[in-house]
A computed fold for a 140-nucleotide RNA, annotated as FMN riboswitch aptamer (RFN element). The model forms 100% of the base pairs in the Rfam consensus.
RNA sequence: UAAAUACUUCGGGGAAGGUGAAAGUCCUUACCGGCAGUAAAUGGGGCAAAAGCCUCAAAGCCUGCGACUCGUUAGAAAUAACGACUGAAUCAGUGAAAUUCUGAUGCCGACGGUUAAAGUCCGGAUGAGAGAAGAUCAAU
Numbered sequence: 001u002a003a004a005u006a007c008u009u010c011g012g013g014g015a016a017g018g019u020g021a022a023a024g025u026c027c028u029u030a031c032c033g034g035c036a037g038u039a040a041a042u043g044g045g046g047c048a049a050a051a052g053c054c055u056c057a058a059a060g061c062c063u064g065c066g067a068c069u070c071g072u073u074a075g076a077a078a079u080a081a082c083g084a085c086u087g088a089a090u091c092a093g094u095g096a097a098a099u100u101c102u103g104a105u106g107c108c109g110a111c112g113g114u115u116a117a118a119g120u121c122c123g124g125a126u127g128a129g130a131g132a133a134g135a136u137c138a139a140u
Base pairs, nucleotide, nucleotide: 004140005139007134008133009132010131015029016028017027018026030120031119032109033108034065035064036063037062042057043056044055045054046053047052060107061106069084070083071082072081073080074079089105090104091103092102093101111123112122113121
C1' cells in the first nucleotide's frame, strides 16, 4: 500500500365504481413495478475558446439475482448447506448501433386466509433478502 473478514444504517409499490344475500377476490375502468447488469437519442452535472470529452440517471415482460413454495442432508432446536421451482412482448419508427428510446397494441404478478375466485385487503412479516450507503483503520 492492497485485499478479505468483523461494525452501523437503509433496503416493495398500488382501487374506485357496478352486480349481488355475500366480493377491496367477479365485471368495468384504473393503478403498481425489489436488486444488479446492459444503453445512442433525451435529461442532470462537470471540463473545454470551440469542436468535443467525461460522468450520473434511465428496462415489470433482455441477462442474472433475491423473495415465496417444495425436497435432501446435518442439527435437540434455532438454523445452515445443497438442489428443485422460479411470471410476462410484439409490431412500427429513427438510427451506424435500441427486445432498453419514440409510438401503438398487448401481457405478467408466490404462499396461507376470506359468506365469492385477490399483483392492489388481511396474515407469516417490527421477518428474511438481492443489494445500497456509511463509519473505522484496530486485529490477521